Molecule: RNase P RNA; transfer RNA
Organism: mouse gut metagenome
């Protein structure tokens, strides 16, 4: 991008409407995963639970959605992916093997002193085991042997400070530290969320009784606010909502983009068992196959031409699908 | 508009994530029998609906998607 055109024959809706005339599905109308508008119940209030989000700035009605950008991975790069607060607030979780699986813990080989030669004490650099073994690497020192036990360098974390940047955070300088892993366990932190969905809903009227409970609105509770909930009467296969919109089309500008300003034009589906389709021609696209020709390539034949279709209305996202390009 | 379910051909299990996902029928070989059942002994079948993520590990936890079924 979703086959053009034309011809007969229908189908829905509007219009003075039998015969004329105009309009008449999508990019996904799809799944209903998320967000809003619109309705109603208090113009939806107060709290607790529950549930969702989770880097920063923006856009935006809104958002889990987009766009810039920061941080960590991944690639040689060109690009990609990224549920990306908090393990220094607590609690459980860590199979099997290990001596030991988080206890400022423990010691199987092991190294070192002691003596009664198998025992006690020191020690945690080595090896083992394991996905992970105390999470600080080199070098010196140190000791009976060792060890951030001490230094110096280098790197981590968290923290003050400068300096850039609205921000995440990024560079320097200082200070402190030694802290496993997991929060798509539980939990904490911020923030967001009333509840029901066009079978909402317009939509009852009139009269009596009552504000004690209980009941409904209320499809978590409380609490607060509203209520005939009983009676006569009316009405429902029907109308309205129901399609002029966070609209479309184009022009000029803001902005790195997401978007978004201002002009100008345009009116564009409304079914309710559910309209938009059939069918004939000619013109494209692909696929085969045949005939000609040396090739390019002409020309005949035949197939096939998606996926799938409004139901109140939009922005998202995801999926389904033929074709062409990168 | 809401829920739930998907594991071997078939009906179904798998505890709060842990070593190699069982079990009943069925299937195949063997045995048994004069020959089938029926028994009895082995044995083979698994893309845990699909993709991806979280983990040291995933049928089990989370997203996203496919199919089916069930209520309003």
């Nucleotide at each position: 991008a979703a086959g053009g055109c034309a011809g007969c024959c229908g189908c829905u809706u509007g219009g003075u409407c039998u015969a004329c005339c105009a309009a008449g599905a999508g990019g996904a109308a799809a799944g209903u995963c998320c967000g809003g508008g619109c309705a109603g119940c208090a113009u939806a209030g107060g709290g607790u639970a529950c549930g969702g989000u989770a880097g920063u700035c923006g856009c935006u009605a809104a958002c889990a959605g987009c766009g810039a950008c920061c941080g960590u991975c991944c690639g040689c790069a060109a690009g990609g992916a990224u549920a990306g607060g908090g393990a220094a607030a607590g609690u459980a979780c860590c199979a099997c093997a290990g001596a030991a699986a988080c206890g400022u813990a423990a010691a199987c080989c092991g190294c070192c002193g002691g003596u009664u030669u198998a025992u006690c004490g020191g020690c945690a650099a080595g090896g083992g085991u394991g996905a992970a073994a105390a999470g600080a690497g080199u070098g010196g020192g140190g000791u009976a042997a060792g060890a951030g036990c001490c230094c110096a360098c280098a790197g981590c974390a968290a923290u003050u400070u400068a300096u850039g940047g609205u921000g995440a955070c990024a560079u320097a300088a200082g200070u402190u530290g030694g802290a496993g892993g997991c929060a798509a366990a539980c939990c904490c932190u911020a923030c967001c969320g009333g509840c029901u969905g066009c079978a909402a809903g317009g939509a009852g009227u009139g009269c009596u009784a009552u504000u004690a409970a209980a009941c409904c609105u209320u499809g978590a509770c409380c609490c607060g606010a509203g209520g005939a909930u009983g009676c006569a009467c009316g009405c429902u296969u029907a109308c309205c909502g129901c399609u002029a919109g966070a609209a479309c089309u184009u022009u000029c500008g803001a902005g790195c983009a997401a978007u978004u300003g201002a002009g100008a034009g345009u009116c564009u589906a409304g079914a309710u068992a559910g309209a938009u389709g059939g069918u004939u021609g000619c013109c494209g696209g692909c696929c085969u196959u045949c005939u000609c020709g040396a090739g390019a390539g002409a020309g005949g034949g035949g197939g096939c031409u998606a996926c799938a279709a409004a139901a109140c209305c939009c922005g998202g996202c995801u999926u389904a699908u033929u074709g062409a390009c990168g | 508009g809401a829920g739930c379910u998907g594991u071997a051909g078939c009906u179904c299990a798998a505890u709060u994530g842990g070593u190699u996902a069982g079990a009943g029928c069925g299937c195949c070989g063997g045995c048994c029998u004069g020959u089938c059942a029926c028994g009895c002994c082995g044995g083979a079948g698994g893309u845990c609906g699909c993709g991806g993520g979280u983990u040291c590990a995933a049928g089990u936890c989370c997203c996203g998607u496919c199919a089916g079924c069930u209520c309003c």